[in-house]
Overview:
Large-subunit ribosomal RNA, domain III from Actinomadura luteofluorescens, 481 nucleotides, folded computationally. Its Rfam family is "Bacterial large subunit ribosomal RNA". Its family is annotated with ribosome and structural constituent of ribosome in the Gene Ontology. Its mean pLDDT, the model's own confidence on a scale to 100, is 80.
Context: one part of a larger RNA
RNA sequence: GAGUAGCGAAUCACACGUGAGAAACGUGUGCGCCGGAUGACCAAGGGUUCCUGGGGCAGGCUAAUCCGCCCAGGGUAAGUCGGGACCUAAGGCGAGGCCGACAGGCGUAGUCGAUGGACAACGGGUUGAUAUUCCCGUACCCGCUGGUAUGCGCCAACGCUGAAUCCUCUGAUGCUAACCACCCGAACCAUUCUUCGGGCCUUCGGGCUUGUUGGGUGGGGAGCGUGGGACCCGAGGGGGUAGUAGGUGAGUGAUGGGGUGACGCAGGAGGGUAGCUCAGCCCGGGCGAUGGUUGUCCCGGGGUAAGGCUGUAGGGAGAGAGAUAGGUAAAUCCGUCUCUCACGUAUCCUGAGAGCUGAUGCCGAGCCGUUUUAGGUGAAGUGAGUGAUCCCAUGCUGCCGAGAAAAGCCUCUAGCGAGUGUACCGGCGGCCCGUACCCCAAACCGACUCAGGUGGUCAGGUAGAGAAUACCAAGGCGAUC
Numbered sequence: 001g002a003g004u005a006g007c008g009a010a011u012c013a014c015a016c017g018u019g020a021g022a023a024a025c026g027u028g029u030g031c032g033c034c035g036g037a038u039g040a041c042c043a044a045g046g047g048u049u050c051c052u053g054g055g056g057c058a059g060g061c062u063a064a065u066c067c068g069c070c071c072a073g074g075g076u077a078a079g080u081c082g083g084g085a086c087c088u089a090a091g092g093c094g095a096g097g098c099c100g101a102c103a104g105g106c107g108u109a110g111u112c113g114a115u116g117g118a119c120a121a122c123g124g125g126u127u128g129a130u131a132u133u134c135c136c137g138u139a140c141c142c143g144c145u146g147g148u149a150u151g152c153g154c155c156a157a158c159g160c161u162g163a164a165u166c167c168u169c170u171g172a173u174g175c176u177a178a179c180c181a182c183c184c185g186a187a188c189c190a191u192u193c194u195u196c197g198g199g200c201c202u203u204c205g206g207g208c209u210u211g212u213u214g215g216g217u218g219g220g221g222a223g224c225g226u227g228g229g230a231c232c233c234g235a236g237g238g239g240g241u242a243g244u245a246g247g248u249g250a251g252u253g254a255u256g257g258g259g260u261g262a263c264g265c266a267g268g269a270g271g272g273u274a275g276c277u278c279a280g281c282c283c284g285g286g287c288g289a290u291g292g293u294u295g296u297c298c299c300g301g302g303g304u305a306a307g308g309c310u311g312u313a314g315g316g317a318g319a320g321a322g323a324u325a326g327g328u329a330a331a332u333c334c335g336u337c338u339c340u341c342a343c344g345u346a347u348c349c350u351g352a353g354a355g356c357u358g359a360u361g362c363c364g365a366g367c368c369g370u371u372u373u374a375g376g377u378g379a380a381g382u383g384a385g386u387g388a389u390c391c392c393a394u395g396c397u398g399c400c401g402a403g404a405a406a407a408g409c410c411u412c413u414a415g416c417g418a419g420u421g422u423a424c425c426g427g428c429g430g431c432c433c434g435u436a437c438c439c440c441a442a443a444c445c446g447a448c449u450c451a452g453g454u455g456g457u458c459a460g461g462u463a464g465a466g467a468a469u470a471c472c473a474a475g476g477c478g479a480u481c
Base pairs, nucleotide, nucleotide: 012030013029014028015027016026017025031478032477033476034475039458040457041456042455045438046437049436050074051073052072053071054070055069059067060066079140080139081434082433083432084431086117087116091112092111093110097106098105099104121138122137123136124135125134141430142429143428144427145426146425147424148423149422150421151420152419159248160247161246166240167239168238169237170236174233179228180227181226182225184223188219189218190217191216192215193214196211197210198209199208200207201206251416252415256412257411258410259409260408264399265398266397267396270392271391272390275386276385277384278383279382281302282301283300284299285298286297287295303362304361307357308356309355314350315349316348317347318341319340320339321338322337323336324335326334327333363381366377367376368375400403444453445452460472461471462470463469
């Protein structure tokens, strides 16, 4: 500079209390604000800020008896919630391996990795502070171990199934021999024509003769030709060996096969429920400071989970038998082919909700009662309407951009196998980590108690198309001069 700028969106007033001291702390009354949020609950992040007692130097844009400040003490309880002891995605790491002066890079088998899949608990009560964790009540899951009932099996017996080798009988088909039939017809012989070659003669017209040359005709009958056709070999079958040797299997069951898990976007209709509204019905309370108010009056309330039983509205699936070269081995499973029977009011799977139970419990307006912090008791607990963005539903229909994987579960055998399966009732056990508190914020990210930023869930009333908007409820605030 200067007692200047500023004191960071916003409504407080009064009374009482505490205290040395009160505009700001506590309590009460009234008023005001938010109410798809300024309410409630999570994830991330923070890390004790939570609760109790005490404090008043600093922090708090003023004061402070107050605080997310300081000091001390306390507080987070799980088989079922979230994570791990399960699974995999993108991606990471990576035995061997490949590459590279080194450092190191890539990558197989694997191994990690949720934002996804799988997986068993709900209601009420309780603390100053935790609760699906403690308590009460009622459940469920997994493992171990008993009991009862019942099914099946091993050993033995019985039953069922059941060879091979060898002997004997029969003998398809296939091959050809002799032979038969048929067709073609070679060598060779005879005859004829004279094309062709040689020799001789010629009156140059030709004549005679000869040849493993060629043609015709007649005999001849070879042949690995065609079609039939045995023996032998021998497929198969009958009988014996022999109903002999052999086999048989309850259950369990993959690190293997198959199925399922298993998926996009959009759309509309339906069936429900939560919730809400109303009630002349039910229960409890009230009867009027001022004219009326015993009335169809006023005020308040009219609940209850998981689990168990049932299997509805709705949605989906054909069933059985035989054969089988595919599914890295096997398979009764899957796939493929064939046949038979269905096409639905059948059967099976799925499936909200409702009903009964859970519940003779708990809750419950109120009433009684307590230094006004205990505790006790406790009525009705129905009907109608409306109605979701929630459930059926990862359904159905449509469309093109054609929409994870693995575990789990089911099934199939390989294997194991002498005892074992199923149902019910008991007993015992169930590990590790998180759990306080804030979480659209004064506790996170912004140097601050900063008008900024921050993913998800719940979603009452009146008006309204509406999660807009306005005013309210439950609940929370009145924002540090």